[in-house]
RNA sequence: GCUGUCUUAGCUCAACAGGAAGAGCGCAUGGCUUUAAGUCAUGAGGUUGUGGGUUCGAGUCCCAUAGACAGCG
Numbered sequence: 001g002c003u004g005u006c007u008u009a010g011c012u013c014a015a016c017a018g019g020a021a022g023a024g025c026g027c028a029u030g031g032c033u034u035u036a037a038g039u040c041a042u043g044a045g046g047u048u049g050u051g052g053g054u055u056c057g058a059g060u061c062c063c064a065u066a067g068a069c070a071g072c073g
Base pairs, nucleotide, nucleotide: 001072002071003070004069005068006067007066010025011024012023013022019056027043028042029041030040031039032038049065050064051063052062053061
């Protein structure tokens, strides 16, 4: 330098022919417990790396770009 894969909640990851984003852990609050731990219930938390484009509609398709990893030279 070229090619490919990945980037989504604090962390690890889903969402598989475009129809509008969820789980586990963690966190907060409450119940049980003398307290803690544990467990149960409820809840908060996201401009889907960034910037554009296509579409009535984009995490998903297209282009550019940043980072990580792998391969080739």
Predicted 3D model of a 73-nucleotide RNA (transfer RNA) from Papaver somniferum. Its Rfam family is "tRNA". Rfam classes the family as a transfer RNA. Gene Ontology term of the family: triplet codon-amino acid adaptor activity. The prediction has a mean pLDDT of 83.